[in-house]
A computed fold for a 73-nucleotide RNA from a Bacteroidia bacterium, annotated as transfer RNA. Lineage of the source: Bacteria > Pseudomonadati > Bacteroidota > Bacteroidia. It matches the Rfam family "tRNA". Rfam describes the family as follows. Transfer RNA (tRNA) molecules are approximately 80 nucleotides in length. It is annotated as a transfer RNA.
Formats: sequence, structure tokens, C1' cells
RNA sequence: GGCUCUGUAGUUUAAUGGAUAAAAUGAAGGAUUCCGGUUCCUUUGAUGUGGGUUCGAUUCCCGCCAGAGUCAC
Repeated sequence: GGCUCUGUAGUUUAAUGGAUAAAAUGAAGGAUUCCGGUUCCUUUGAUGUGGGUUCGAUUCCCGCCAGAGUCAC
């Protein structure tokens, strides 16, 4: 350099054209406890980036960025 794949809360995964982006775990606060743990309640937080298609994009298309694999040098 060519080709293929991936990119969503701090982390692990859902959602594959119809919206309020779901859950687990984590974090903060509270209840419980002599303290801690467990358990329960509340809160918190995300679509890599720039364009395009569409009434509507996490989803489809293109470029770029980052990562993984493979081929070549």
C1' cells in the first nucleotide's frame, strides 16, 4: 500500500429504517446494619467524525479517523 471486518454509557452487550436508544455491571445518594458486606429505592451516563439518501438514519451509501485480521513489498 490492497482487501475484509469492527467502532453505541466508565465496562460488557441489545436495538438492522418509525424514536423516549434498552439492559447488565459500575459510580453517587438514601433505607437496612454497631461497622462493613448482602438486599431494596432513587439518580447518573452513550451511537468515532464529516457529508449524502430518506418524510424519518444507531441502522443504508461515500470520505476521513482509530483498531483487528489477511495479502504483498